[in-house]
């Protein structure tokens, strides 16, 4: 980088170096000298993981519980919000508000190229 499958309303610092940007991108709304990114050090959760226990019809797989030492993430606001679609609801009936549902991207792990 590409694809597949899962997850993306919960949770996490009155710490320290740092010294101006951050929140993917567009529009927007936000956060920041009461102090941004990043690094440190603290935490958080439980995808791999490890262990336990049930089921299949088995070198395994799923389930559901535990555990947190190992590989990642993560630690402002739902993925901060919206962009497309359908469906409803109210209207002046072809737009505009608002709800819900899906998709799109986007992040993350896990695989596979």
């Nucleotide at each position: 980088c590409u694809c597949u499958u899962a997850u993306u309303a919960a949770g996490a610092g009155u710490g320290g170096u740092g010294g101006a940007g951050g929140g993917a991108a567009g529009u927007g709304c936000c956060c920041u000298a009461u102090g941004a990114a990043a690094c440190c050090c603290g935490g958080c959760a439980a995808c791999c993981a490890u262990c336990a226990u049930a089921u299949c019809a088995u070198u395994g797989a799923u389930a559901u519980g535990a555990u947190a030492a190992g590989g990642u993430g993560c630690c402002a606001a739902a993925u901060c919000a919206c962009g497309c679609a359908a469906a409803g609801u109210a209207u002046u009936u072809a737009u505009u508000a608002c709800u819900u549902u899906g998709a799109a991207a986007g992040a993350u792990a896990a695989g596979a190229g």
This is a predicted structure of a 113-nucleotide RNA (SAM riboswitch aptamer (S box leader)) from Ureibacillus thermosphaericus. Model confidence (mean pLDDT): 80 of 100. Rfam family: SAM riboswitch aptamer (S box leader). Rfam describes the family as follows. The SAM riboswitch is found upstream of a number of genes which code for proteins involved in methionine or cysteine biosynthesis in Gram-positive bacteria.